[in-house]
RNA sequence: AAGUAUUUCUUAGCGCUGGCUCUGGAACACAUACUGUUUCAGAGGACGAGGAGAAGGUUGUCGAGCCGUCAGCGGAUGCCUUCCGGCACGCUCUGUCGAGAGUCUGCGGUCAAAGCGCAGGGGUGACCCUGCGGACAAAGCUGCAGAUGGAGCGAAAU
Numbered sequence: 001a002a003g004u005a006u007u008u009c010u011u012a013g014c015g016c017u018g019g020c021u022c023u024g025g026a027a028c029a030c031a032u033a034c035u036g037u038u039u040c041a042g043a044g045g046a047c048g049a050g051g052a053g054a055a056g057g058u059u060g061u062c063g064a065g066c067c068g069u070c071a072g073c074g075g076a077u078g079c080c081u082u083c084c085g086g087c088a089c090g091c092u093c094u095g096u097c098g099a100g101a102g103u104c105u106g107c108g109g110u111c112a113a114a115g116c117g118c119a120g121g122g123g124u125g126a127c128c129c130u131g132c133g134g135a136c137a138a139a140g141c142u143g144c145a146g147a148u149g150g151a152g153c154g155a156a157a158u
Stems, first nucleotide, its partner, number of pairs: 014074004019070001020044010047063003053083006084098005089154005102148009116133007
């Protein structure tokens, strides 16, 4: 330095769960079955895109879907306020943004996963995992062009 094996860490549309739904076993009810109740053990319970100056607060952006993606809890890069910082000549206010640091308009460019199909694997089962295939967003980001950026004081140039 390279390779192999094992373990730990990574993580933020992220994690968890006693409600709820579903599965399996047992007991009980019912003539049996179905079903119901109880109990034990389980399964499900958000699909990606985007997103971080600091502190506090807060029911926290965007779309996709066969819409339980129900309900609840925790977290959280959103938003609000203040501070710091950038831009608007300097300072103060004001506006806006976050070290890729103002706003708007037009035209163009760019972007998903689940779902679905096929194949394989695990589980008695609910259900779960993997590979391949071909799709479909919005916010946003970006290129070009254009427009626009206030008030007071000060400075500079004419």
Overview:
The RNA shown here (glmS glucosamine-6-phosphate activated ribozyme aptamer) has 158 nucleotides and comes from Selenomonas sp. FOBRC6. Model confidence (mean pLDDT): 79 of 100. RNAcentral holds the sequence, with entries from ENA. Lineage of the source: Bacteria > Bacillati > Negativicutes > Selenomonadaceae > Selenomonas. It matches the Rfam family "glmS glucosamine-6-phosphate activated ribozyme aptamer". Rfam describes the family as follows. This entry contains a glucosamine-6-phosphate activated ribozyme that is found in the mRNA for GlmS. GlmS is an enzyme that uses fructose-6-phosphate and glutamine to generate glucosamine-6-phosphate. Of the family's consensus pairs, 91% are formed in the model.